[in-house]
RNAcentral holds the full RNA, with entries from ENA. Large-subunit ribosomal RNA, domain I from a Lentisphaeria bacterium, 550 nucleotides, folded computationally. The prediction has a mean pLDDT of 83.

Context: one part of a larger RNA
RNA sequence: AGCACAUGAAGGAUGCCUUGGUAUCAGUAGGCGAUGAAGGACGUGGUAAGCUGCGAUAAGCUCCGGGGAGAUGCACUCGAUCGAUCAUCCGGAGAUUUCCGAAUGGGGAAACCCAGUUGAGGUAAUGCUCAACUAACAUCAACUGAAUAAAUAGGUUGAUGUGGCGAUACGCUGUGAAGUGAAACAUCUCAGUAACAGCAGGAAAAAAAAUCAAAAUAGAGAUUCCGCAAGUAGUGGCGAGCGAACGCGGAUGAGCCUAAACCAGAGAGUUUACUCUCUGGGGUUGCGGGACUUCGAUAUAGCAUGAAAUCAGAUUAGUCAAAUUAACUGGAAAGUUAAGCCAUAGAGCGUGAAAGCCGCGUCGACGAAAAUCUGAUGAAGUUUAGAAGUAUCCCAAGUAGGUCGGAACACGUGAAACUCUGACUGAAUCCGGGGGGCCCACCCUCCAAGGCUAAAUACUAACUGAUAACCGAUAGCGCAUAGUACCGCGAGGGAAAGGUGAAAAAGUACCCCUGUUAGGGGAGUUAAAAGUACCUGAAAUCAUGUGUUU
Numbered sequence: 001a002g003c004a005c006a007u008g009a010a011g012g013a014u015g016c017c018u019u020g021g022u023a024u025c026a027g028u029a030g031g032c033g034a035u036g037a038a039g040g041a042c043g044u045g046g047u048a049a050g051c052u053g054c055g056a057u058a059a060g061c062u063c064c065g066g067g068g069a070g071a072u073g074c075a076c077u078c079g080a081u082c083g084a085u086c087a088u089c090c091g092g093a094g095a096u097u098u099c100c101g102a103a104u105g106g107g108g109a110a111a112c113c114c115a116g117u118u119g120a121g122g123u124a125a126u127g128c129u130c131a132a133c134u135a136a137c138a139u140c141a142a143c144u145g146a147a148u149a150a151a152u153a154g155g156u157u158g159a160u161g162u163g164g165c166g167a168u169a170c171g172c173u174g175u176g177a178a179g180u181g182a183a184a185c186a187u188c189u190c191a192g193u194a195a196c197a198g199c200a201g202g203a204a205a206a207a208a209a210a211u212c213a214a215a216a217u218a219g220a221g222a223u224u225c226c227g228c229a230a231g232u233a234g235u236g237g238c239g240a241g242c243g244a245a246c247g248c249g250g251a252u253g254a255g256c257c258u259a260a261a262c263c264a265g266a267g268a269g270u271u272u273a274c275u276c277u278c279u280g281g282g283g284u285u286g287c288g289g290g291a292c293u294u295c296g297a298u299a300u301a302g303c304a305u306g307a308a309a310u311c312a313g314a315u316u317a318g319u320c321a322a323a324u325u326a327a328c329u330g331g332a333a334a335g336u337u338a339a340g341c342c343a344u345a346g347a348g349c350g351u352g353a354a355a356g357c358c359g360c361g362u363c364g365a366c367g368a369a370a371a372u373c374u375g376a377u378g379a380a381g382u383u384u385a386g387a388a389g390u391a392u393c394c395c396a397a398g399u400a401g402g403u404c405g406g407a408a409c410a411c412g413u414g415a416a417a418c419u420c421u422g423a424c425u426g427a428a429u430c431c432g433g434g435g436g437g438c439c440c441a442c443c444c445u446c447c448a449a450g451g452c453u454a455a456a457u458a459c460u461a462a463c464u465g466a467u468a469a470c471c472g473a474u475a476g477c478g479c480a481u482a483g484u485a486c487c488g489c490g491a492g493g494g495a496a497a498g499g500u501g502a503a504a505a506a507g508u509a510c511c512c513c514u515g516u517u518a519g520g521g522g523a524g525u526u527a528a529a530a531g532u533a534c535c536u537g538a539a540a541u542c543a544u545g546u547g548u549u550u
Stems, first nucleotide, its partner, number of pairs: 001549009015535001016499002020471002022468007029460002031165002039100003042055003046078001050074002061094006070082003105114003115134007136162009170201001171199005181188001185237001211220002224251005234242002255452003258396001262281009286430001288395004292389004301383003309377008318366003324339005340357002342346001348360003401425007411437001432447005486493002507534001510522004
């Protein structure tokens, strides 16, 4: 020096564990904010750096209810206290709630500076202190009020509203790519996707036919969502691809209000006869309807609307809840043995090992002073009906339609209807008008150019409950907690780190070595040192000893 073995060191794999995470389901809730939010800064404890709570009334104050012996958060110790005159704790309702922040009296380098008006306090007086108010915009009202006579613009004051945040989700609208595919690429595709912007709701959007359909003449009856129809019919450098509808089966189920004609009232204008405006009545449809005229009825049936109050239920604290002992092993019994018991409860978790009967629970049965929600009843409100006649009037206009240019329809301009509209044009009023995929006729069907409308549908930041052939600390969320430490001027990036033991009210008294806050040897604790560099403790690596070879 090599090799082998042994004993250690170092290291933190593996095994076991779980405080944390992941996914899904059901229910609730789906918002908060000028009554100042979300989020922060600074304070606040006997001692107080952090977290949590709270706000100068500051780990808290008051009331109401629950609960019942201990309590002063995480978090030990000390100190000082509180509690059956019912504390701590849990729930409901209040009070307080500094400063910043939409931030809103003005300013500003957020958590700071400086005011004005009115009122109050204080001073001999000023300074000073306290309270309330003082942003902008929109709408409405009142009062004012220029050039400029009437007026208007403008101004002042008051009332009401808005603003910001949030779940990177779901919705509607506007703007709107490219990588890609076409094995290149330009039409096309990706895709009306991503992204951006605006706006909203608990859902949104859509929605009560100018809809479909049928084609010798049958029918359906708002919208939305699901399954089929169907990868069909189509469309397509007929390439890549894109891709319906009718109809059928289900979920759900609901229909309404205006404009106009006409009538009444009020006001305005002027050419004095009309016109316009406002309010109320009337009226709302396609076997056309309504106005209008005549006759008749005064009853019935609803409603999406719903005050107070009552009743019922739910949520926000909770309550009761059966049944086992002994011996043995052991540090410890829930294990083993023996003999019992309960069960509308043998789900689960914990307890010194594995417990139906030890604890919490579980089955089952109860409970609210207060607040909120839902449902029922409900005053009020509101809606609704007939017959006959047909002379006259009305039935949504820069609209429908057309031409040109685009877009959207599964449909790329095509034979291209239907829908939307940038430009230019431009009807009709029931003897009317739209549609039935160029167009024409016949026939069928519907009534545009105003509006509203639950449910079935989409989503989940948050809360509650439950589940898992989901993870188990290099896994599972980035975080067993942390958006912390740290990095970056900044936008932003972003970790590592779990486990003694049943019990530290067993964390090693005492002695010794020593280069003396280290480490070790005795002794002691413990079931065991498992000794806080703490469960197990692999490998690389290092050291020592022994053997062997050279």